[in-house]
RNA sequence: CAGGCAUUCGCAGGAGAGAGGCAGCCACGAGUUGCCCGCCGAAGGCGCAAACUCCCAUAAACGCUCAGGCAAACGGACUGCGAAGUCAAA
Numbered sequence: 001c002a003g004g005c006a007u008u009c010g011c012a013g014g015a016g017a018g019a020g021g022c023a024g025c026c027a028c029g030a031g032u033u034g035c036c037c038g039c040c041g042a043a044g045g046c047g048c049a050a051a052c053u054c055c056c057a058u059a060a061a062c063g064c065u066c067a068g069g070c071a072a073a074c075g076g077a078c079u080g081c082g083a084a085g086u087c088a089a090a
Base pairs, nucleotide, nucleotide: 003087004086005085007084008083009082010081011080012079013078018037020036021035022034023033024032025031038070039069040068044066045064046063047062
């Protein structure tokens, strides 16, 4: 130095599912609080396989739906680019 990478930051992209019903408040709204029914999974969280005869450990975009979400906004796994950081061959 090419390049790789846990992590952080910035920019861009980024799905799904009721603008649900009742009541109160209210700025009379798509807001807010409580209750009820129906749904979604890609914040987070939890659970599981083979590889290996047995045991232990271990994963996801799989499953669960506690949390979160179901017009827009916000959020959003993940992807690309850039920077920081770290490792670093010939």
Glycine riboswitch aptamer from Thalassolituus marinus, 90 nucleotides, folded computationally. Model confidence (mean pLDDT): 81 of 100.